[in-house]
The RNA shown here (transfer RNA) has 72 nucleotides and comes from a Paludibacteraceae bacterium.
RNA sequence: GCCCUUGUAGUUCAACGGAUAGAACGGAAGUUUCCUAAACUUUUGAUAAGGGUUCGAUUCCCUUCGGGGGUA
Numbered sequence: 001g002c003c004c005u006u007g008u009a010g011u012u013c014a015a016c017g018g019a020u021a022g023a024a025c026g027g028a029a030g031u032u033u034c035c036u037a038a039a040c041u042u043u044u045g046a047u048a049a050g051g052g053u054u055c056g057a058u059u060c061c062c063u064u065c066g067g068g069g070g071u072a
Stems, first nucleotide, its partner, number of pairs: 001071007010025004018055001026044006048064005
């Protein structure tokens, strides 16, 4: 260089092209406790960037960027 694959909360993962993008762990606050832990309640926070198709895109297409693998 070329080919394949991948990119979603802080982390690990969901989400037939259709409802307000969900879950667990984590963070914060509260209840309880002499204190801590545990438990319970509430809360926090994400689709790599740009364009296209579509009534509608996390999902399909193109380009760029990042990660992984293959190839001489």